[in-house]
Large-subunit ribosomal RNA, domain IV from a Candidatus Altarchaeales archaeon, 316 nucleotides, folded computationally. Its Rfam family is "Archaeal large subunit ribosomal RNA". Gene Ontology terms of the family: structural constituent of ribosome and ribosome. Lineage of the source: Archaea > Nanobdellati > Candidatus Altarchaeota > Candidatus Altarchaeia > Candidatus Altarchaeales. The RNAcentral record of the full RNA draws on ENA.

Context: one part of a larger RNA
Parts: sequence; C1' cells; structure tokens
RNA sequence: CUCUGCUUAGGGAAUUCGGCAAUUUAGCCCCGUGGCUUCGGUCUAAGGGGUGCCUACCUCGUAAGGGGUAGGUCUCAGUAACAAGGGGGGUCCGACUGUUUAAUAAAAACGUAGGUCCCCGCAAAGUCGUAAGGCUGUGUAUGGGGGCUGAUACCUGCCCAGUGCCGGCAUCUCAAACUCCGGUUCAACGGAGCGAAGGACCGGUAAACGGCGGGGGUAACCAUGACCCUCUUAAGGUAGCGUAAUACCUUACCGCUUAAUUGGCGGCUUGCACGAAGGUUUAACGAGAUUCCCCACUGUCCCAAGCAGAGGCUCG
Repeated sequence: CUCUGCUUAGGGAAUUCGGCAAUUUAGCCCCGUGGCUUCGGUCUAAGGGGUGCCUACCUCGUAAGGGGUAGGUCUCAGUAACAAGGGGGGUCCGACUGUUUAAUAAAAACGUAGGUCCCCGCAAAGUCGUAAGGCUGUGUAUGGGGGCUGAUACCUGCCCAGUGCCGGCAUCUCAAACUCCGGUUCAACGGAGCGAAGGACCGGUAAACGGCGGGGGUAACCAUGACCCUCUUAAGGUAGCGUAAUACCUUACCGCUUAAUUGGCGGCUUGCACGAAGGUUUAACGAGAUUCCCCACUGUCCCAAGCAGAGGCUCG
C1' cells in the first nucleotide's frame, strides 16, 4: 500500500450520474391505522406501548400447560446470542402469478385470462409424408385451426379511390384439345367456331394492408373566430389524451416543490411528427425506470483515525 471485517466525537447525503455501499428496522402480545379501491384488498399501512427473573393470589384445563392481577428484584441491554420488514408519497410502463437471451440484457420484451376477425359440416379446415399412412381426434361448431389485440371500466369515429380478400356476372378478353373451312394429293401451316380459370365489368368488406387536407375573409377596443367563400380528396383525425418512453424550436409558458431545479409533479397546449384493437383510465402486483420527493438512519461525505486478520513490500 491492497483486500476482508469492526468501531468512531460533531454534522447528517454536503458524497455521487444515482443513498451505490453500509447502516436503520426486525420476533411475539396489546392499542391504533389515512387515502384509494374491482369492497377482496392496500395492511405487519403509518404510529405507539410491552417483553427477563422471583413471590403470592385468581382463573381455564384430568394433566401437560395456558391466561391474568399485585408486589419484589438485577443488568448498559430481557425476541439481551443466533435468527429477524426501514418507512411514506408522486409519475411512467406492463393488469396480475408466470416465461426469456445456459456463459454481459429478467425488462416496458414473450405469455396470460378476456376481446375480435377469418377458415372449417368431418373422408373438415390445418399439418407431416413421394406414397402407404399419421397428428389434430377415437374430438364434431359451447369444437378444431389461423391472424391481431391483451384483465377490468368507459369507449372504439370517418374513408372501399389504391392493394388484398369475398361474391356476382348479360357482355368483352382468353390456352391447349376438339369441330369446320382453306391448303392442286398428304402434312406443316393459315382461318373460323367453341370457350375454363383468370382479367375487364358490377357489388361487398377496415378489430383486412392501409389512409384520415390547403387558401382567404368575418363579431361595435384589441384579440379570437361560432360563421362564410374557395381549391381539392376515397375520406379529410371524431371522443379522449397531449411539450408526452412521442414536441424540433425547448430549459415553451404558468403554478407547486428548493436558498438556488435543463429535474419532478399539476395545469395550459397553435400536436416539427398523439389518436381509437387500439385510445383513455385504473385498485392490486413489480429484483421494472440512469424517474422525482419526504421521514428515519448512517464513515457516502466534511476528514479522516484506530483495531483485527490475509496478502504485497523491505530486512534477516
């Protein structure tokens, strides 16, 4: 000097990206318990008090043993060792228990119950196999398969022009084969007819792939624009949310929090470039977040000191 433990006056997060690490708390009994809530919970919420031993008595019990009252007594300390939750509040995400990158990622990713759409009438749809044959299933639509979404609650707007899918179909298009005609004979070949699927055409369908405007004017202060005009589209973004895990400008602006805040929370919102299978909320839950705050607590720090053990180093 390094590592691993232990202790520390006063202060108490000033440390640091960040309370990382280490403290604090802890068992049992009694009291007490806010807000929210899907009324189940949250909950050991929070916050208090008690706890050893001895004697006497009361009480329950067959007993072992349990419950209680009073008095006494020792220690720094009575769950005296071991063991043994720090707590509270806000926001985001995911409903939850669960699953995952064996050996850098445990998560907001996957799954989930629930929702919805499509296919399938059984020798099914789907799937494995060249086939025989098998799985689904010795199941039968309250079933099976596939896609998307992701508890609950409140809801889920407009667009079928494009692409896809489904259906229709008088007509048009349309291959080979076939028929007929031509080809001086045979043939190649040429022409006509017939005409499937598909396409054209006509409809439907967005919890299918997807999409959801611009300019100008206008109210008796100003400002704003319910209102009007115009171009244009298949339709021009509804509800809700919104500087957001999405906002460039941006440290937007206002309020709260601080002595001081590019932070956090609550509002506002003209949203560069939210938005409805997804949006908006949600109690409970979480080794979730480079997330924010408070109390308690502490060698994280002010600022370092000492002790024990191990190693290193020096000398022998």